Predicted 3D model of a 523-nucleotide part of an RNA (small-subunit ribosomal RNA, 5' domain) from an uncultured bacterium.
RNAcentral holds the full RNA, with entries from ENA.
The coordinates come from a structure-prediction model, not an experiment, and the mean pLDDT is 85.

Context: one part of a larger RNA
RNA sequence: AUUGAACGCUGGCGGCAUGCUUUACACAUGCAAGUCGAACGGCAGCGGGGACUUCGGUCCGCCGGCGAGUGGCGAACGGGUGAGUAAUACAUCGGAACGUACCCUAGUGUGGGGGAUAGCUUGGCGAAAGCCAAAUUAAUACCGCAUACGCUCUGAGGGGGAAAGCAGGGGAUCUUCGGACCUUGCGCACAAGGAUCGGCCGAUGUCAGAUUAGGUAGUUGGUGGGGUAAGAGCCUACCAAGCCUGCGAUCUGUAGCUGGUUUGAGAGGAUGAUCAGCCACACUGGGACUGAGACACGGCCCAGACUCCUACGGGAGGCAGCAGUGGGGAAUUUUGGACAAUGGGGGCAACCCUGAUCCAGCGAUGCCGCGUGCAGGAAGAAGGCCUUCGGGUUGUAAACUGCUUUUGUCAGGGAAGAAAUCUCUAGUGAUAAUACCACUGGGGGAUGACGGUACCUGAAGAAUAAGCACCGGCUAACUACGUGCCAGCAGCCGCGGUAAUACGUAGGGUGCAAGCGUUAAUC
Repeated sequence: AUUGAACGCUGGCGGCAUGCUUUACACAUGCAAGUCGAACGGCAGCGGGGACUUCGGUCCGCCGGCGAGUGGCGAACGGGUGAGUAAUACAUCGGAACGUACCCUAGUGUGGGGGAUAGCUUGGCGAAAGCCAAAUUAAUACCGCAUACGCUCUGAGGGGGAAAGCAGGGGAUCUUCGGACCUUGCGCACAAGGAUCGGCCGAUGUCAGAUUAGGUAGUUGGUGGGGUAAGAGCCUACCAAGCCUGCGAUCUGUAGCUGGUUUGAGAGGAUGAUCAGCCACACUGGGACUGAGACACGGCCCAGACUCCUACGGGAGGCAGCAGUGGGGAAUUUUGGACAAUGGGGGCAACCCUGAUCCAGCGAUGCCGCGUGCAGGAAGAAGGCCUUCGGGUUGUAAACUGCUUUUGUCAGGGAAGAAAUCUCUAGUGAUAAUACCACUGGGGGAUGACGGUACCUGAAGAAUAAGCACCGGCUAACUACGUGCCAGCAGCCGCGGUAAUACGUAGGGUGCAAGCGUUAAUC
């Protein structure tokens, strides 16, 4: 000088930060990932509307909407933790044999068919979790056929392989009155390029121990085969006997790495909280499925430990998400508010979801700022302490007089964070179209958790606000009393055995100050 600190005494306010470093110990409860009716069949519940009515109700998906279900996208992000890992990691610099949903660019296509199934209904089993059977139905779910600009295989002849619709608007024409048809938008399929993100490989660097000196059989290389998105002993059969190592292999211990942080004049040392990048993990161990992407924290299967429910047959669970609880510990917060902003997911949109995030709460944990009054005031009051008894000191300190009102209290006013989406309108594009839609410009209206906000103004009133450590030397600051090698102090030297500036108390003083000391730790 510093700290994610703790402890003791003390404690007024604000801003900005920051808060389980220990048991990767176990977890009650709530929330943390949904969304789309403009993909679909439908319609349980709610609100309208209509019909019937015995006035109790019943029926009709007709409308707003929508539980459950099929389907799509998301759930691989965001958030947490640091157990493992000394190199399958990280940092820096390179590389070639790869993938990439959504997004952008330009290209081609989007034709014609089919069979199911959940839901619903009926029946059955079970304590539950849940399951079975029958009948029935739709799709942007599933499967063929056709076609193939690119694509792919090839023996160069040829072979293989796609798709899905939905919504808005509309002048003619047709119509089974549903629509066809036209057009716009959003989609879908195929292949190409880009962007982004990711997989893989190499080089160099990255803690300690030699009281660890040899290690290695898929081991090192080759050939054939397999495998992957992709190179490779990645896997396998055979062949050869290699490969690493004193420039430290192997083994053991410890450890997430970096940007950084801290200290220092620097070199260097120590460190890796918060923030950012990468990695690893998700009760423990293993495995794959789905998918563009996982071998998946809030998915699945198996095994294990633990907990819970049970009708004993069988089931359920995983806070190292946010709060919170127990435990451990010197020690670390609220079972708060809001999606207003930023960002993310879904959706044409409106909007919905979001413990990400933004805020508030708690803690002097840290840094910074402000305040606890200001001016005058000597009979140098009283009291305290000391005294050579003369006095000295506390001390302009107080009282007293005048003034101010930061902060706090009360009252009133009052921003910015909020302009997008929306709506009206003008132009442009697209179009048969002055509809619809998209873009650009202009006008208008709405939207704030924080929030009784910041800030401003006013009112009363010195009113609401100072402690802690030290005073032998180092080291700024001294006397009295008590004690008597006792009680005690102490970072080092050392104090204390009857005149202790070193113990305890008091007066006085010194230093820092809403803090001050101590302990721990690093330089």